[in-house]
């Protein structure tokens, strides 16, 4: 500088246009002399940023950011 890839909770991670799954961890409970298992329950006005299209976007478009990879 050119090509591709990836960004969705503390973490990992699922989601082919209709209002964000799951595991872990955190917090609140119950169980237990306590702890540990185990069971309930809570946790993403929000998807890296900003635009655009849509009746309606994490999801499809366009720029730019981080970061891996390639090529020079």
């Nucleotide at each position: 500088a050119g090509g591709g890839g990836u960004a969705u909770a503390g973490c990992c991670a699922a989601g082919c246009g209709g209002u964000a799954a799951g595991g872990c961890a955190a917090c609140g409970g119950a169980c237990u002399u306590u702890g540990a298992c185990u069971c309930c329950g809570u946790c993403a006005u929000u998807c890296g940023c900003a635009g655009g299209u849509u009746c309606g976007a994490g999801u499809c478009c366009c720029g730019c950011u981080a970061c891996c990879c390639c090529u020079g």
The RNA shown here (transfer RNA) has 72 nucleotides and comes from a Eubacteriales Family XIII. Incertae Sedis bacterium.
Its Rfam family is "tRNA". Gene Ontology term of the family: triplet codon-amino acid adaptor activity.
The sequence was found in a public genome assembly.
The source organism's lineage runs through Bacteria, Bacillota, Clostridia, Peptostreptococcales and Anaerovoracaceae.
The coordinates come from a structure-prediction model, not an experiment, and the mean pLDDT is 80.